This is a predicted structure of a 347-nucleotide part of an RNA (small-subunit ribosomal RNA, central domain) from an uncultured bacterium.
[in-house]
Context: one part of a larger RNA
RNA sequence: UUGGGCGUAAAGGGUGCGUAGGCGGUUUGCUAAGCGCGAGGUUUAAGGCACUGGCUUAACCAGUGUUCGCCUUGCGAACUGGCAGACUUGAGUGCAGGAGAGGAAAGCGGAAUUCCUAGUGUAGCGGUGAAAUGCGUAGAUAUUAGGAGGAACACCGGUGGCGAAGGCGGCUUUCUGGACUGUAACUGACGCUGAGGCACGAAAGCGUGGGGAGCAAACAGGAUUAGGUACCCUGGUAGUCCACGCCGUAAACGAUGAGCACUAGGUGUCGGUGUAGCAAUACAUCGGUGCCGCAGUUAACGCAUUAAGUGCUCCGCCUGGGGAGUACGCACGCAAGUGUAAAACUC
Numbered sequence: 001u002u003g004g005g006c007g008u009a010a011a012g013g014g015u016g017c018g019u020a021g022g023c024g025g026u027u028u029g030c031u032a033a034g035c036g037c038g039a040g041g042u043u044u045a046a047g048g049c050a051c052u053g054g055c056u057u058a059a060c061c062a063g064u065g066u067u068c069g070c071c072u073u074g075c076g077a078a079c080u081g082g083c084a085g086a087c088u089u090g091a092g093u094g095c096a097g098g099a100g101a102g103g104a105a106a107g108c109g110g111a112a113u114u115c116c117u118a119g120u121g122u123a124g125c126g127g128u129g130a131a132a133u134g135c136g137u138a139g140a141u142a143u144u145a146g147g148a149g150g151a152a153c154a155c156c157g158g159u160g161g162c163g164a165a166g167g168c169g170g171c172u173u174u175c176u177g178g179a180c181u182g183u184a185a186c187u188g189a190c191g192c193u194g195a196g197g198c199a200c201g202a203a204a205g206c207g208u209g210g211g212g213a214g215c216a217a218a219c220a221g222g223a224u225u226a227g228g229u230a231c232c233c234u235g236g237u238a239g240u241c242c243a244c245g246c247c248g249u250a251a252a253c254g255a256u257g258a259g260c261a262c263u264a265g266g267u268g269u270c271g272g273u274g275u276a277g278c279a280a281u282a283c284a285u286c287g288g289u290g291c292c293g294c295a296g297u298u299a300a301c302g303c304a305u306u307a308a309g310u311g312c313u314c315c316g317c318c319u320g321g322g323g324a325g326u327a328c329g330c331a332c333g334c335a336a337g338u339g340u341a342a343a344a345c346u347c
Base pairs, nucleotide, nucleotide: 004318005317006316007301008300012315014200015199016198017197021193022192023191025087026086027085028084029083030082031081033080034079035076036075037074039073040072041071043069048066049065050064051063052062053061054060090190091187092186093185094183095182096181097180102176103175104174105173106172107171108170109153114148115147116146117145118144119143120142124135125134161168162167205246206245207244208243209242210241214240215239219235220234221233222232257314258313259312260311261310262309265292266291267290268289269288270287271286272285273284274283275282276281296303297302320347321346322345329340330339331338332337
């Protein structure tokens, strides 16, 4: 390179925005770059092919014919491209609506844990499989009242909702993003994908300054055990929380890239809309989200209009196991490390 693949065998980038590039709706005219032509010209010789001849054959040599492809001229105009014009179904805007833990900031609330003060009260409490360490006559645990402080928001709560993903859950206000439905007024292909790039990105971790109730790596003690650097118990520091700045990774998972079109059904649920009806409701329809299931597909499991089915466009990635996501180099980072990424050797 050709071919084959990527749910679970190796393989979908964590996610989005978007540059170059690739690909691109309906229609009219022109063009002729791509494309097509059994057209004209040109295309040294040798070579190739076919036939024939010459060395005893062959190799080799000679003759005749012909081929390949380039360039150029001409012809054609369906398709691709280019130019000009038109269109509305793709895309977007407007208008009218309702839904939502979407994001940011500020304020507020109650329950609970812990601590402090005071009252009542007395010998235990706590903990476990059983115990002990621990706490308690300097009055604990329990209980009542008051106070402080931090963190998280029971019930509602739901294979419910929202978000590109990570993720988002008490209440109120302000600012703000997106999706959906209806309408069909406007623009008129403005689209899809997207190497680089940029932005976002759980937890842990890092820097500076705060905060610190509960929980809790490390650590200490008590148990258990042959031992026990564990599992269990009593404590407990980073951290967990806030602000600003870094880190840039996860089983970042649907282990399933994005977009468009097409291909039996059944049954839930969320957000709408329309028609009929007094209503209950029925039917139709759009957008999400589940379950079951046919065709088809799959190695099987399974998937099955939310495809892993049938096609098209674009990107990423894979190529036996180990060595190794390592070494070296480079880039980024305060560091931890991250990204990129081999080989020898070996089976």